This is a predicted structure of a 160-nucleotide RNA (Lysine riboswitch aptamer) from a mouse gut metagenome.
RNAcentral holds the sequence, with entries from MGnify.
[in-house]
RNA sequence: GAUAGAGGCGCGGCUGCCAUCAGUAGCUCCCCGAAAGACGUCAGACAGCGGGGGAGGGAAAGGGGCUGCCGCCGAAGCGACGCUUCCGCUGUCUGGCGGGGUGGACGCUGGGCCGGCGGAGAAUAUCCGUCGGACUGUCACGGAGACGUGGAGAGCUGUC
Repeated sequence: GAUAGAGGCGCGGCUGCCAUCAGUAGCUCCCCGAAAGACGUCAGACAGCGGGGGAGGGAAAGGGGCUGCCGCCGAAGCGACGCUUCCGCUGUCUGGCGGGGUGGACGCUGGGCCGGCGGAGAAUAUCCGUCGGACUGUCACGGAGACGUGGAGAGCUGUC
């Protein structure tokens, strides 16, 4: 250098089902009120939209869990930066902030689990970051052994 592999509550994608979202939004009918202001992410320009209660019927997306299938073992995930695009009541504009998609180069993380904190989220789900803990695979060193200490995937094992 090539190639084949291993780690295990291992990783990703897709399908189906289930719960959540939510008895919410929108819809229909009835009653009261009647008119704007505040407010509807921030700073601005212009024009609009919007009240409350009851009854009936009643979602979806995004985010999850599980099953199955497929592809895999830097699998993959993430960070700040950049490009582009969507959302934050509607339309036409400028700039900012927050969130989502995408991927260009750089960087971080062996793996999952539990807990604290922070962020995302409707959320007590879940995800991400960070800190701590024990566990686990692997290698190095020490040890008779049990085991201990340390390292990182740019690693480890087999074959050539």